A computed fold for a 357-nucleotide part of an RNA from a Deltaproteobacteria bacterium, annotated as small-subunit ribosomal RNA, central domain. Taxonomically the source falls in Myxococcia (Bacteria, Pseudomonadati, Myxococcota). The prediction has a mean pLDDT of 82. Its Rfam family is "Bacterial small subunit ribosomal RNA". Rfam links the family to the GO terms structural constituent of ribosome and ribosome.
Context: one part of a larger RNA
RNA sequence: CUGGGCGUAAAGAGUGUGUAGGCGGUUUUAUAAGUCGGGCGUGAAAGCCCCGGGCUCAACCCGGGAUGUGCGUCCGAAACUGCAGAACUAGAAUUUCGGAGAGGGAGGUGGAAUUCCAGGUGUAGCGGUGGAAUGCGUAGAUAUCUGGAAGAACACCAAAAGCGAAGGCAGCUUACUAGAACGCACCUGACACUGAGGGACGAAAGCGUGGGGAGCGAAUGGGAUUAGAUACCCCAGUAGUCCACGCCGUAAACGAUGGAUGCUAAGCAUUGGCAGUAUCGACCCUGCCAGUGCUGUCUACCUAAGCUAACGCCUUAAGCAUCCCGCCUGGGGAGUACGAGCGCAAGCUUAAAACUC
Numbered sequence: 001c002u003g004g005g006c007g008u009a010a011a012g013a014g015u016g017u018g019u020a021g022g023c024g025g026u027u028u029u030a031u032a033a034g035u036c037g038g039g040c041g042u043g044a045a046a047g048c049c050c051c052g053g054g055c056u057c058a059a060c061c062c063g064g065g066a067u068g069u070g071c072g073u074c075c076g077a078a079a080c081u082g083c084a085g086a087a088c089u090a091g092a093a094u095u096u097c098g099g100a101g102a103g104g105g106a107g108g109u110g111g112a113a114u115u116c117c118a119g120g121u122g123u124a125g126c127g128g129u130g131g132a133a134u135g136c137g138u139a140g141a142u143a144u145c146u147g148g149a150a151g152a153a154c155a156c157c158a159a160a161a162g163c164g165a166a167g168g169c170a171g172c173u174u175a176c177u178a179g180a181a182c183g184c185a186c187c188u189g190a191c192a193c194u195g196a197g198g199g200a201c202g203a204a205a206g207c208g209u210g211g212g213g214a215g216c217g218a219a220u221g222g223g224a225u226u227a228g229a230u231a232c233c234c235c236a237g238u239a240g241u242c243c244a245c246g247c248c249g250u251a252a253a254c255g256a257u258g259g260a261u262g263c264u265a266a267g268c269a270u271u272g273g274c275a276g277u278a279u280c281g282a283c284c285c286u287g288c289c290a291g292u293g294c295u296g297u298c299u300a301c302c303u304a305a306g307c308u309a310a311c312g313c314c315u316u317a318a319g320c321a322u323c324c325c326g327c328c329u330g331g332g333g334a335g336u337a338c339g340a341g342c343g344c345a346a347g348c349u350u351a352a353a354a355c356u357c
Base pairs, nucleotide, nucleotide: 004328005327006326007311008310012325014201015200017198021194022193025088026087027086028085029084031082033081034080035077036076037075038074039073040072041071042070049065050064051063052062053061054060091191092188095185096183103177104176106174107173108172109171110154114150115149116148117147118146119145120144121143125136126135162169163168206247207246208245209244210243211242215241216240220236221235222234223233258324259323260322261321262320263319267294268293269292270291271290272289273288274287275286276285306313307312330357331356332355339350340349341348342347
């Protein structure tokens, strides 16, 4: 090199974007680099293989033949790949109409609840637990009413629903802004796919500076429990959780399933768009395109072929194929040491070996 794999056995990078590279639609002309055929040259001798011969045989030796991936050159072929020219519209992109959506960052604003403060009523308890105690309360608590302040999160709607590349996104409203889907036409004419490096985004926790701090709450203190209890339970409570700016760059970052394209039975539910039918009407019903789901929470609605070690997957494939990237190669040592890069640090990324079973 050939070869086997990556849902759960080792193995899909957390996710986009995009450079190099790889790979790439239909028709036609030309070329002849790749490709294919043939000729010539070269491919030393010895050796290997075949035939024959010489030492009494053999090893050994001698002669002849065959073979020789390949390389160079000349002639030829033109299907495929490449290169060049011309053309096309089925891939891709643009323009356009009306819709859908917790997509994003910014400003404004609302009510419920909680805590605190002030005042009124009111009196001996409250709170908490399996049971208690610590705790709060006659300096008037808990309860209840009125007023005020603050911060954080948005009940119902709510859904197997929607949007986003992923992380993720939910009160209402305003303007700004990104993307996707459908429909009627148009236009460009392969502009496509993937993507080593690079660059961007990236939950929570954590870090820096400055704010904020209601509730919750690592650490910590106290009360219980217990043989002990550095826990589980209770009473408090700091960092944090929130905001602005800057870092960190990791997660069971999961569908444990990379992206793109094509093909392969039916059926049901649901979201968006369009058309038909019908109608007062865009209800219902039928069809098409794009998405999300189908054993789950009372009921109803997943299976065929195929694949798989089984479980299961099954047009949202783990089926049948092509292209590109990433990754795996027994367990432990170890995602560690060392080196390097990054980081304020915490640490992250890259990544062994001895030894051992």